About this RNA
A computed fold for a 477-nucleotide part of an RNA from an uncultured bacterium, annotated as small-subunit ribosomal RNA, 3' major domain. The coordinates come from a structure-prediction model, not an experiment, and the mean pLDDT is 83.
[in-house]
Context: one part of a larger RNA
RNA sequence: UGACGGGGACCCGCACAAGCGGUGGAGCAUGUGGUUUAAUUCGAAGCAACGCGAAGAACCUUACCAGGCCUUGACAUCUGACUGAAUACUGGGUAAUGCCAGUAGGCCUUUGGGACAGUCAAGACAGGUGGUGCAUGGUUGUCGUCAGCUCGUGUCGUGAGAUGUUGGGUUAAGUCCCGCAACGAGCGCAACCCCUGUAUUCAGUAGCCAGCAGGUAAAGCUGGGGACUCAGAAUAGACUGCCCGGGAGAACCGGGAGGAAGGCGGGGAUGACGUCAAAUCAUCAUGCCCCUUAUGGUCUGGGCUACACACGUGCUACAAUGGCGUAAACAAAGGGAAGCGAGCCUGCGAGGGGAAGCGAAUCCCAAAAAUAACGUCCCAGUUCGGAUUGCAGUCUGCAACUCGAGUGCAUGAAGCUGGAAUCGCUAGUAAUCGCGGAUCAGAAUGCCGCGGUGAAUACGUUCCCGGGUCUUGUACA
Numbered sequence: 001u002g003a004c005g006g007g008g009a010c011c012c013g014c015a016c017a018a019g020c021g022g023u024g025g026a027g028c029a030u031g032u033g034g035u036u037u038a039a040u041u042c043g044a045a046g047c048a049a050c051g052c053g054a055a056g057a058a059c060c061u062u063a064c065c066a067g068g069c070c071u072u073g074a075c076a077u078c079u080g081a082c083u084g085a086a087u088a089c090u091g092g093g094u095a096a097u098g099c100c101a102g103u104a105g106g107c108c109u110u111u112g113g114g115a116c117a118g119u120c121a122a123g124a125c126a127g128g129u130g131g132u133g134c135a136u137g138g139u140u141g142u143c144g145u146c147a148g149c150u151c152g153u154g155u156c157g158u159g160a161g162a163u164g165u166u167g168g169g170u171u172a173a174g175u176c177c178c179g180c181a182a183c184g185a186g187c188g189c190a191a192c193c194c195c196u197g198u199a200u201u202c203a204g205u206a207g208c209c210a211g212c213a214g215g216u217a218a219a220g221c222u223g224g225g226g227a228c229u230c231a232g233a234a235u236a237g238a239c240u241g242c243c244c245g246g247g248a249g250a251a252c253c254g255g256g257a258g259g260a261a262g263g264c265g266g267g268g269a270u271g272a273c274g275u276c277a278a279a280u281c282a283u284c285a286u287g288c289c290c291c292u293u294a295u296g297g298u299c300u301g302g303g304c305u306a307c308a309c310a311c312g313u314g315c316u317a318c319a320a321u322g323g324c325g326u327a328a329a330c331a332a333a334g335g336g337a338a339g340c341g342a343g344c345c346u347g348c349g350a351g352g353g354g355a356a357g358c359g360a361a362u363c364c365c366a367a368a369a370a371u372a373a374c375g376u377c378c379c380a381g382u383u384c385g386g387a388u389u390g391c392a393g394u395c396u397g398c399a400a401c402u403c404g405a406g407u408g409c410a411u412g413a414a415g416c417u418g419g420a421a422u423c424g425c426u427a428g429u430a431a432u433c434g435c436g437g438a439u440c441a442g443a444a445u446g447c448c449g450c451g452g453u454g455a456a457u458a459c460g461u462u463c464c465c466g467g468g469u470c471u472u473g474u475a476c477a
Stems, first nucleotide, its partner, number of pairs: 001477002004473002007471007015461002019425005026316008034307002042053002064302007073125001077124003080120005087104006107114002127291002130289003136285002138280003141276001143274001148187006154163003167178003193268004198236005204230001208225002212223003239262001242256005318418001322377005328371001334365003339358002344353003384415001389410004394405002431453007
């Protein structure tokens, strides 16, 4: 000087407390461990691994296993010989590639050849998701959006170092004020950026329709209009600016006015010096080591989907604040051309047929659902719950056996609110309800977004956990 203390003082955080809803019990989905296996590819491991890499394993992917096949190679550059433009296609054959046979086509040219492709031969080399994240770059997690981390000069100290950065107040903040052997500065904080909340001006189609006219079964449907909603550009607006009180005539704090908004208005992006030899050699790059007729390449089939079990994360429930039926209402944000696909016909339905419109403020996906109204059920393992199973049929795709999703009929399991323990959340939040997107042929209860309905509670900081500042002790460095 740090680090640590079941030392002290002060402060903060859904840290506790006060509340609301969960997990832990059930069934299923998904990840992991274990076990099994020819293989169940690999990585991730307290918080900070476990719906994680994977924004999507039937083949492919795929790295694993079994079997078959190739050896200058699927890919790059170069050398020699021969043949042919490139290229496109057909047939035979195989589990499949390899393989065999044939057809079409005819490039530029100085006629030497060239680009490109194939065959043969030899090499140099290619190739490796093989090892080492404890050799590395890059990227990332974490403490933590915590308020800290440092430097120059000066001063003090023999020196390591100290001071500044401590103290009195204050703040979300090393934020600001005052004081002070310090005076300044840098990285962080804040602001500048984006979205959202209010208004004005401009401009008005594909959006809108108040007034005027036309028109309909109905309809911005038409003429037209810019008022309104809205979409999109530029401005304005909030700064403790104003008033009162407190405070040290300070910073600031409490209250008030006006205002759409008030003291950081609400979200996002933004992550200091560093810590964990944290994670990643399987995104990529890369040193060294290793393989080179194989640890490389390719094809078929299988596996990653196994299943006495254990754990994590979720979904659906156990019902009446509910289930079912009928007929009504109100979103936002997105996506669409190898696409979205309306009306219409057809099927109980998944779907099928056919086809208008739309590269989309025009058309489509598209029905929002909880909600409200009416009816029914009457507390039961039920008209709760939907697992599992049988049959039939649908879609995608060469192909749904291993191993897809969805539909109809039948079947109708566990489950009556979950022990010890444990998690999230302070407001348009929790809870609850549906909608969309990425990936994607198909395949979400996951992920990322969107809006609808919309709470309870916070006395307080004694205690648990994590963190910050000052101080103290010395077994540690």